The RNA shown here (transfer RNA) has 72 nucleotides and comes from a Bacteroidales bacterium. The prediction has a mean pLDDT of 80. The sequence is in RNAcentral, with records from ENA and MGnify. It matches the Rfam family "tRNA". Gene Ontology term of the family: triplet codon-amino acid adaptor activity. The same sequence occurs in records of 3 taxa.

RNA sequence: GGCCUCUUAGUUCAACGGAUAGAACGGAAGUUUCCUAAACUUUAAAUGAGGGUUCGAUUCCCCCAGGGGCUA
Numbered sequence: 001g002g003c004c005u006c007u008u009a010g011u012u013c014a015a016c017g018g019a020u021a022g023a024a025c026g027g028a029a030g031u032u033u034c035c036u037a038a039a040c041u042u043u044a045a046a047u048g049a050g051g052g053u054u055c056g057a058u059u060c061c062c063c064c065a066g067g068g069g070c071u072a
Base pairs, nucleotide, nucleotide: 001071002070003069004068005067006066007065010025011024012023013022018055027043028042029041030040031039048064050062051061052060
């Protein structure tokens, strides 16, 4: 250099092109307890950047950035 693949809450992962983008752990508040832990309830938090296609894009296309792999 060429090719393939990945990038979504703080972390690990979901999401046939159509729901308010969900779950677990973690965070915050509350209930309970003499206190802590546990349990229960509530709550905040994310689609790597820019374009395109579409009525509608996390999903498809182009390009850029970053990680991993194969090849020379």